[in-house]
Molecule: SAM riboswitch aptamer (S box leader)
Organism: Hyunsoonleella aestuarii
RNA sequence: AAGUUAUCAAGAAAGGUAGAGGGACUAGACCCAUUGAAACCUUGGCAACCCUUUAUGUGUUCUGAUGUCUGUCAGGGUUUUAAAGAAGGUGCUAAAUUCUACUAAUACGUUGCAGUAUUGGAAAGAUAACGA
Numbered sequence: 001a002a003g004u005u006a007u008c009a010a011g012a013a014a015g016g017u018a019g020a021g022g023g024a025c026u027a028g029a030c031c032c033a034u035u036g037a038a039a040c041c042u043u044g045g046c047a048a049c050c051c052u053u054u055a056u057g058u059g060u061u062c063u064g065a066u067g068u069c070u071g072u073c074a075g076g077g078u079u080u081u082a083a084a085g086a087a088g089g090u091g092c093u094a095a096a097u098u099c100u101a102c103u104a105a106u107a108c109g110u111u112g113c114a115g116u117a118u119u120g121g122a123a124a125g126a127u128a129a130c131g132a
Stems, first nucleotide, its partner, number of pairs: 003130006013043005021032003026101004044093003049089002051085005057079001059078008097124001102121007
């Protein structure tokens, strides 16, 4: 790197440098932006993936004790759920991942298509934890 798993309608901005774009790509829509975009820096914040603590249930496994019932008890690892925390590693800090695109169902619509709406799924993407 590929890949796997989880999450993605919640939440959280000020200052400096800079100077015209930006919202991932393509197309469309819509929006943000000279009352200052991207990018970079500083400080803050959000969140709770990794992490810490406590409680908890099941299975499994290891160790020890007991000693025949083929089990019991204690402790540890792994695992589930819940609550709390925030030092550290990431991440994020306009709008649902801004919305749509592919597909299924349903409803409307049509002679039949087309088309429209709602809901679900997929794809793509983002982030995290794993990952030779």